[in-house]
Molecule: transfer RNA
Organism: Candidatus Heimdallarchaeota archaeon
RNA sequence: GGGCUCGUAGAUCAGUCCGGUAGAUCGCUUCCUUGGCGUGGAAGAGGCCGGGGAUUCAAAUUCCCCCGAGUCCA
Numbered sequence: 001g002g003g004c005u006c007g008u009a010g011a012u013c014a015g016u017c018c019g020g021u022a023g024a025u026c027g028c029u030u031c032c033u034u035g036g037c038g039u040g041g042a043a044g045a046g047g048c049c050g051g052g053g054a055u056u057c058a059a060a061u062u063c064c065c066c067c068g069a070g071u072c073c074a
Stems, first nucleotide, its partner, number of pairs: 001073007010026004020057001028044005050066005
């Protein structure tokens, strides 16, 4: 320098193919249960999806550029 894959909640990842105002598990907070802790049960908070632009009534999703990570080739 080139090809490919990836970037979404505190963590690990879905959702992209087929556009329709974002979910799971763990963790966190509160409550119930216990003499207390843990376990178990219920509820809740937390992300405008790496950045910018384009298309569209509408973009995490399509297109372009950039940034970062991994991998392969040179």